[in-house]
Overview: The RNA shown here (transfer RNA) has 73 nucleotides and comes from a Selenomonadaceae bacterium. It matches the Rfam family "tRNA". The family's RNA type in Rfam is transfer RNA. Rfam's curators write: Transfer RNA (tRNA) molecules are approximately 80 nucleotides in length.
RNA sequence: GCUCAUUUAGCGCAGUUGGUAGCGCAUCUCCGUCACAUGGAGGGGGUCGGGGGUUCGAAUCCCUCAAUGAGCA
Numbered sequence: 001g002c003u004c005a006u007u008u009a010g011c012g013c014a015g016u017u018g019g020u021a022g023c024g025c026a027u028c029u030c031c032g033u034c035a036c037a038u039g040g041a042g043g044g045g046g047u048c049g050g051g052g053g054u055u056c057g058a059a060u061c062c063c064u065c066a067a068u069g070a071g072c073a
Base pairs, nucleotide, nucleotide: 001072002071003070004069005068006067007066010025011024012023013022019056027043028042029041030040031039049065050064051063052062053061
């Protein structure tokens, strides 16, 4: 330098056909315990890597930039 893949919550990951984003763990509150752990109930946390475009509507489609990884040279 070229090609491909990935980028979504603190971490690991889903999100199929474009229709207002979810799961597990973690965290917070309550129950429970002398206290802790296990367990049970409930809550908060994200504008989906940045920018632009298409569309009534974009995590999803298009363009561009960036980061990470793999391959080739």

Taxonomically the source falls in Selenomonadaceae (Bacteria, Bacillati, Bacillota, Selenomonadales).